[in-house]
Overview
This is a predicted structure of a 72-nucleotide RNA (transfer RNA) from an Opitutia bacterium. The sequence was found in a public genome assembly.
């Protein structure tokens, strides 16, 4: 140095170019002797960054940053 995957809630991932979601955590409420659990409910997002295409980009294009892996 050159290659190919990643980056989305606090963790772990999902999402065919058409309303950004789930599980777990967290708040609140039940319940329960107590603590786990457990039962209703609810908050939570610069979708790494900076541009570009589209009527519309988490997804497509470019180019950077940081990570794994693999050639040299």
């Nucleotide at each position: 140095g050159g290659g190919u995957c990643g980056a989305u809630a606090g963790c772990u991932c999902a999402a065919u170019g058409g309303u950004a979601g789930a599980g777990c955590a967290g708040c609140g409420u039940c319940c329960u002797u107590u603590u786990a659990a457990g039962u209703c409910g609810u908050u939570g997002g610069u979708u790494c960054c900076g541009g570009g295409u589209u009527c519309g980009a988490g997804u497509c294009c470019c180019g950077g940053u940081c990570g794994a892996c693999c050639c040299a």